Background:
This is a predicted structure of a 474-nucleotide part of an RNA (small-subunit ribosomal RNA, 3' major domain) from an uncultured bacterium. The full RNA is in RNAcentral, with records from Greengenes. Model confidence (mean pLDDT): 84 of 100. It matches the Rfam family "Bacterial small subunit ribosomal RNA".

[in-house]
Context: one part of a larger RNA
């Protein structure tokens, strides 16, 4: 100087407390361990692995296994020698890769280009090492810290500044001070959202006027909504109390918004030899008729069991039936697909319109109105299984989703323990998108609808910041 303390003091955080809803019990989905297997490819493993890489494993993907093939190679460049086009098409063998036979032939004036064969350099490797690395990422932590120059002090390591008194979300600011300044962080600058103004009105809108087949549908209009730009607005600016007359804080006015208005992006010096050689790049090592490469089938989906994350429930604040109301974000041409017809339905046929503020996906659901159920393993719950189908796709056996009929399992609110959340949040309700032929999505990323309770407080558990103290630790 640090680190540590079941030392002290101060401060903060959904850390505790207060409250709401869960998890832990059931069934199912998904991931992991284990076991099994010819293979069940690999990585990730307290917090910081376990719906993680994977925003899509039937083939492909695919790296694994079994079997069948190839060896200058599936891919790149070059040298030498030689040759004819090669591809494609047809046939035979085969599971295919591929082999054989037939057919077929290029541009160009030579050179040559493109192609094939042989040969030599070389290719290739999701083989190893993340403890050789770059890059990227997680975590402490959006915590308020981490440093430097000069000066001063100290023999020196080092200290000072950065400590102190206040204050803040903040090393934020004020005051003081052998310090004076500065840098990386904080904040602001960027973006979304909340109010208003101006401009422009089509594909958007419709107050007033006219028409109307009643639909902003038509004439028309720019008021309004909205869209797209540009501005205004919030700064403790104003008033009062407190305070060192300061920083600041408390209350109030005005205001759409008030003390960082609410979100996002943004992550200091560093820590964990943290993670990744399987995104990519890369040193070294290793394989080179194989650890390379092509193909078929299988596997990654196995199942006594353990764990993690979710979904659906156990019901009456509910279930079912009928009627009816109100969104936002997004996506669409090998696409979204209206309308009509058929089917109980998944869907099929038809194919208008739309490269989309125009058309379509697109009826939002919870809600509201009316009816049935009457506390029961039930009109709760839907697993499982049987049968019949639909769709995608060369192909749904291993191993897809969905529909209809039948079947109706466990489950009556869950031990010890444990998780999330402080406001348009939790809870609850549906909708969209990426990936994608289809889908295992109940995942992920977004969007809107309805919309709470509670915080006395900081003693205690956990994590963090500052000061101080002890130390036989570095």
């Nucleotide at each position: 100087u640090g680190a540590c303390g079941g030392g002290u003091c101060c401060c903060c955080g959904c850390g505790c407390a207060a409250g709401c809803g869960g998890c832990g019990g059931a069934g199912c989905a998904u991931g992991c361990g284990g076991c099994u297997u010819a293979a069940u490819u690999c990585g990730a493993u307290g917090a910081u692995a376990c719906c993680c890489g994977a925003a899509g494993a039937a083939c492909c993907u695919u790296a694994c296994c079994u079997g069948g093939g190839u060896u200058u190679g599936a891919c790149a460049u070059c040298g030498c020698g030689g040759g004819a086009a090669a591809a494609g098409c047809u046939g035979u063998a085969g599971a295919a890769a591929u082999a054989c036979a037939g057919u077929g032939u290029c541009c160009a004036u030579u050179a040559g280009g493109g192609c094939c064969c042989g040969u030599g350099a070389c290719a290739g490797g999701u083989g190893g090492u993340g403890c050789a690395u770059g890059g990227c990422u997680g975590u402490c932590g959006u915590c308020a810290g981490c440093u430097c120059g000069u000066g001063u002090c100290g023999u020196g390591a080092g200290a000072u500044g950065u400590u102190g008194g206040g204050u803040u979300a903040a090393g934020u600011c004020c005051c003081g001070c052998a310090a004076c300044g500065a840098g990386c962080g904080c904040a602001a600058c960027c973006u979304u959202u909340a109010u208003c103004c101006u401009a422009u009105g089509u594909u958007g809108c419709c107050a007033g006027c006219g028409g109307u087949u009643c639909g902003g549908c038509c004439g028309g209009g720019g008021a309004c909504u909205c869209a797209u730009a540009g501005g205004a607005g919030a700064c403790u600016g104003c008033c009062g109390g407190g305070g060192a007359u300061a920083a600041c804080u408390c209350g109030g006015a005005g205001g759409a918004a008030g003390g960082u208005g609410a979100g996002g992006a943004c992550g200091a010096c560093g820590u964990c030899a943290a993670g990744u050689c399987a995104u990519c790049a890369u040193g070294c090592c290793c394989c080179u008729u194989a650890u390379a490469u092509c193909c078929a089938g299988g596997g990654c989906u196995g199942c006594a069991c353990g764990c993690a994350u979710g979904c659906u429930a156990c019901a009456a604040u509910g279930g079912c039936c009928g009627g009816u109301a109100c969104a936002a974000c997004g996506g669409g041409c090998a696409g979204c697909g209206a309308u009509c017809u058929c089917g109980u339905g998944a869907g099929a046929g038809u194919g208008a319109g739309c490269g989309a503020a125009u058309c379509c996906c697109u009826u939002a659901a919870a809600g509201c109105c009316g009816g049935c159920c009457c506390c029961a393993g039930u009109u709760c719950g839907g697993a499982u299984u049987g049968a019949a189908g639909u769709c995608u796709g060369c192909a749904a056996c291993u191993c897809g989703a969905c529909u209809u009929c039948a079947u109706g399992a466990a489950g009556c609110c869950g031990g010890a323990g444990u998780c999330g959340c402080u406001a348009g949040u939790a809870a609850u309700c549906g909708c969209g998108g990426a990936u994608c032929a289809g889908c295992u999505a109940a995942g992920c990323c977004g969007c809107g609808g309805u919309g709470a309770a509670u915080a006395c407080g900081u003693u205690c558990u956990c994590g963090g910041g500052g000061a101080u103290u002890g130390u036989a630790c570095a």